[in-house]
RNA sequence: GUUUAGCUAGCGCAAACUUGCCGAAAGGCGAGGACGCAAAGCUGUGGGUCUAAAAGCCUCGGGUAUGAGGUUCAUGACUGCCAGGCUGCUCCG
Repeated sequence: GUUUAGCUAGCGCAAACUUGCCGAAAGGCGAGGACGCAAAGCUGUGGGUCUAAAAGCCUCGGGUAUGAGGUUCAUGACUGCCAGGCUGCUCCG
């Protein structure tokens, strides 16, 4: 240096929950907080899952109304759902 391995080292990350902000929502970001994680680092590349604003269709309402409900669909989201790609640590072996 490389490979394997991932242990009781060192380092790192941070679930639920609380709170502020953004968003139609899913969800994201910041602070507190630790359930856990050898990649719980990065990447929406493949699968999968979630949401449905806008748009289409249907129904109801309809003089003064321009509203309500249902349904279809990501161009939205999830990497701590699984996999792939790239990168990283070495206390005991």

Overview
Predicted 3D model of a 93-nucleotide RNA (c-di-GMP-I riboswitch aptamer) from a Bacillota bacterium. Lineage of the source: Bacteria > Bacillati > Bacillota. Model confidence (mean pLDDT): 80 of 100. The sequence was found by an Rfam model in a public genome assembly. It matches the Rfam family "c-di-GMP-I riboswitch aptamer". Rfam's curators write: GEMM was predicted in a large-scale screen for bacterial structured RNA regulatory elements.